Overview:
Predicted 3D model of a 475-nucleotide part of an RNA (small-subunit ribosomal RNA, 3' major domain) from a metagenome.

[in-house]
Context: one part of a larger RNA
RNA sequence: UGACGGGGGCCCGCACAAGCAGUGGAACAUGUGGUUUAAUUCGAUGCAACGCGAAGAACCUUACCUGGUCUUGACAUGCAGUUGAAUAUGUCAGAGAUGACAUAGUCCGUAAGGACAAUUGCACAGGUGCUGCAUGGCUGUCGUCAGCUCGUGCCGUGAGGUGUUAGGUUAAGUCCUGCAACGAGCGCAACCCUUAUUGUUAGUUGCCAUCAUUUAGUUGGGUACUCUAACGAGACUGCCCGGGUUAACCGGGAGGAAGGUUAGGAUGACGUCAAGUCCGCAUGGCCUUUAUGACCAGGGCCACACACGUGUUACAAUGGUCGGUACAGAAGGCAGCGAAGCCGAAAGGCGGAGCAAAUCCUAUAAAGCCGAUCUCAGUUCAGAUUGUAGUCUGCAACUCGACUACAUGAAGUUGGAAUUGCUAGUAAUGGCGUGUCAGCUACAACGCCGUGAAUACGUUCCCGGGCCUUGUACA
Numbered sequence: 001u002g003a004c005g006g007g008g009g010c011c012c013g014c015a016c017a018a019g020c021a022g023u024g025g026a027a028c029a030u031g032u033g034g035u036u037u038a039a040u041u042c043g044a045u046g047c048a049a050c051g052c053g054a055a056g057a058a059c060c061u062u063a064c065c066u067g068g069u070c071u072u073g074a075c076a077u078g079c080a081g082u083u084g085a086a087u088a089u090g091u092c093a094g095a096g097a098u099g100a101c102a103u104a105g106u107c108c109g110u111a112a113g114g115a116c117a118a119u120u121g122c123a124c125a126g127g128u129g130c131u132g133c134a135u136g137g138c139u140g141u142c143g144u145c146a147g148c149u150c151g152u153g154c155c156g157u158g159a160g161g162u163g164u165u166a167g168g169u170u171a172a173g174u175c176c177u178g179c180a181a182c183g184a185g186c187g188c189a190a191c192c193c194u195u196a197u198u199g200u201u202a203g204u205u206g207c208c209a210u211c212a213u214u215u216a217g218u219u220g221g222g223u224a225c226u227c228u229a230a231c232g233a234g235a236c237u238g239c240c241c242g243g244g245u246u247a248a249c250c251g252g253g254a255g256g257a258a259g260g261u262u263a264g265g266a267u268g269a270c271g272u273c274a275a276g277u278c279c280g281c282a283u284g285g286c287c288u289u290u291a292u293g294a295c296c297a298g299g300g301c302c303a304c305a306c307a308c309g310u311g312u313u314a315c316a317a318u319g320g321u322c323g324g325u326a327c328a329g330a331a332g333g334c335a336g337c338g339a340a341g342c343c344g345a346a347a348g349g350c351g352g353a354g355c356a357a358a359u360c361c362u363a364u365a366a367a368g369c370c371g372a373u374c375u376c377a378g379u380u381c382a383g384a385u386u387g388u389a390g391u392c393u394g395c396a397a398c399u400c401g402a403c404u405a406c407a408u409g410a411a412g413u414u415g416g417a418a419u420u421g422c423u424a425g426u427a428a429u430g431g432c433g434u435g436u437c438a439g440c441u442a443c444a445a446c447g448c449c450g451u452g453a454a455u456a457c458g459u460u461c462c463c464g465g466g467c468c469u470u471g472u473a474c475a
Stems, first nucleotide, its partner, number of pairs: 001475002003472003007469007015459002019422005026313008034304002042053002064299007073124001077123008087104007107114002126288002129286003135282002137277003140273001142271001147186006153162003166177003192265003197233007206223003211220002236259001239253005315415001319374007331362003336355002341350003381412001386407007428451007
């Protein structure tokens, strides 16, 4: 100087408390451990691994296993020799890779050669092989915590200190006052995006108040309103009162769409964990080179006495079922979205209008509201499991896809110890969309909209953190 203390003081955070909803019990989904296996590819392992890499394992992917094959190689560049244009089509064998055969074709050209292909040889290629403790880059984490430092000066033999401490204050090393310090930098804040109000400009594909018209903003018309999207305005403790050191600032009030960081996002200091990643990519070294490289078929990554994590669905009446009826936003669309109409009980099929999109389509939002029924039961709750018949995608759904219909109708009656999230348009609850993607688990993540709470006395305690101080046999 740090670190640590079941030392002290001050302060903060859904840290506790006050509340709401869960997890832990059930079934299923998913990840992991373990076990099994020819293989169940590899990585991630307290917080900060475990619906994680994977924004999508039937083949492919694929790295694993078994078997069949290749050796200048699946891919790159160069040199030398030989042959042939390249290329296209077909037949046979085979699981295919591949092999054999046949047909068509006969390039440019200065007849030096060139392009392309095949083959032989040589340099070399290749490696998701090892090392993340050799590395770059990127990322997580403490933590959006308020800290981390420097120049000059001063103090100290020196390590170092001071500044950065103190008294207030703040979300903040934020600001004020004081002070052997005076200044400065990286962080904080602001500048950026979205959101809430409004003005101007613009008015189609958007909108419809007035006029006419129609099944329908459909059409004429209009550009007010909504909306769209560019530029502006607006909030700054600016104003008032009180407190405070005539300060910073705090409490209250006015006006205002909004009030004290309006709300949300992006933004992550010096550093820590030899944290993670050599399987995104790059890269040193090592290893491999008829194999640890390459091609193919099939299998595996989907196994299953079990254990754990994360979720979904429930256990019902604030509900289930049936009928009627209302209101979104954001997003995506050409190898695409696919309307109307028709067929089917349904999944879906036929169909093909329109749309590279404020025009067309995905696309009926659902909870909600109205009415009927069920009457507290393992039920008209719950839907696992299983059987049968089908649909769709795709060479191909046996291992191993999703969906539909009929039948079947398991556990489960609110969950021990323990434990998680959340302070407002939040929690809870209801639906919709995108990415990946032929198809698919969708529940998750990322977004969007509907309905919409309860509680916070307070900081004694638990956890984590910041500042000052104290002890130390620790560094």

Its mean pLDDT, the model's own confidence on a scale to 100, is 82.